[in-house]
RNA sequence: GCAGAGUAGGUAAAGUGCGUUAAGUGUCAGUUGGAUGGGAAGUUGCCGCUGAACGAAGGAUUGAAAAAUUCGCGUUGCUUUAUUGCGUCCACUGC
Numbered sequence: 001g002c003a004g005a006g007u008a009g010g011u012a013a014a015g016u017g018c019g020u021u022a023a024g025u026g027u028c029a030g031u032u033g034g035a036u037g038g039g040a041a042g043u044u045g046c047c048g049c050u051g052a053a054c055g056a057a058g059g060a061u062u063g064a065a066a067a068a069u070u071c072g073c074g075u076u077g078c079u080u081u082a083u084u085g086c087g088u089c090c091a092c093u094g095c
Stems, first nucleotide, its partner, number of pairs: 001095004009084009018074003027052005033047002038090003042086001058071005
């Protein structure tokens, strides 16, 4: 000098849950709060907190009822797999 590896996350599938008596998801604003390749700082990103607006698909079977089972629904939680995946500096591996 060249090449490679590696994050938070994104997407898809599977499994297992939650809600469907409405939380969750998503949107907007605020918050100098948090984490973020191996290290440092750092937002192009991600998450948390607060507030506001908006908003849904339920059905069947058994039962005296509670409840249980089941088929759906939700731009739904978590885990696993596959795939994708840091702009700067230093470091790591190979040549």